This is a predicted structure of a 351-nucleotide part of an RNA (small-subunit ribosomal RNA, central domain) from an uncultured bacterium. Its Rfam family is "Bacterial small subunit ribosomal RNA".

Context: one part of a larger RNA
RNA sequence: UUGGGUUUAAAGGGAGCGUAGGCUGUGCCGGUUAAGUCAGUUGUGAAAAGCAGGUGCUCAACAUCUGCCUUGCAGUUGAAACUGUCCGCGCUUGAGCGUGUGAUGAGGCAGGCGGAAUUCGUGGUGUAGCGGUGAAAUGCUUAGAUAUCACGAAGAACUCCGAUUGCGAAGGCAGCUUGCGUGGCCCACGUCUGACACUAAUGCACGAAAGCGUGGGGAUCAAACAGGAUUAGAUACCCUGGUAGUCCACGCAGUAAACGAUGAUGACUAACUGUCGGCGAUAAACAGUCGGUGGCCAAGCGAAAGCGAUAAGUCAUCCACCUGGGGAGUACGUUCGCAAGAAUGAAACUC
Repeated sequence: UUGGGUUUAAAGGGAGCGUAGGCUGUGCCGGUUAAGUCAGUUGUGAAAAGCAGGUGCUCAACAUCUGCCUUGCAGUUGAAACUGUCCGCGCUUGAGCGUGUGAUGAGGCAGGCGGAAUUCGUGGUGUAGCGGUGAAAUGCUUAGAUAUCACGAAGAACUCCGAUUGCGAAGGCAGCUUGCGUGGCCCACGUCUGACACUAAUGCACGAAAGCGUGGGGAUCAAACAGGAUUAGAUACCCUGGUAGUCCACGCAGUAAACGAUGAUGACUAACUGUCGGCGAUAAACAGUCGGUGGCCAAGCGAAAGCGAUAAGUCAUCCACCUGGGGAGUACGUUCGCAAGAAUGAAACUC
């Protein structure tokens, strides 16, 4: 490199938009071109071998001569039905637009409000313990703690509802409410456009937690740290404290078991059974249909576990990635970053 692969063995980019590129529905439509295709011709396709026919060793093996073969490649001349190219004309099922006092949801951003809990403060009641553990101790407490009642303050998170529920491209999203005539998706109708589609290197914007910068905030929890235990030791697990951080604004960073460990889009392939949002229908029910989300299975697939219309089945298009273990996601170089580091990414050597 080819072949072959990518749920779990190495391997799907964290996810979206989209440029180049690749690829692209349909018409017994019209033209064009000549890449595929077909025909002729020229060159080349070594020799040997092979096949056919001769010849030479007394025959044969063997040797030798002529022809074929060498199924291919390149050039050139033509053909134009089919596939393709290009230019037109159409079509409507893909795609998009439209209409609907149709529906839906923890989708997003901004503002306001609420109660419970926690901690703290003040005051009242009250007295000797509280707290914590396997057991203790450190710790708090007669300067009156813990408990309990009232009032006040602060910050953070939203019990129940709550669910194999729902929404979002992914990350993610949950108290209530208002605004952004906010974004999206679904359904019904079948109005309009008429292939406008798909994918997507580079690029752009998004991207949990931790982390970084500046300024706020600081109730809880809590890396680091301190003390008490445990232990042979205990730089831990347990306990008492406790600072960054956890929260907000703006900026950076750009990684995760960013997981369904399963790229996107389209088509096709038995059933059964839940559930969410529509449609349709009905006296009620059964049954139906479109879009999601679950379970179990036919065929098929798979090394098996399992997957099975939400495929890991059968196909098509495009992108990404893999090629024994370690060395190593390291070194060097480069790009980005305030830094931490991220991205790209080897080799020697070794088994």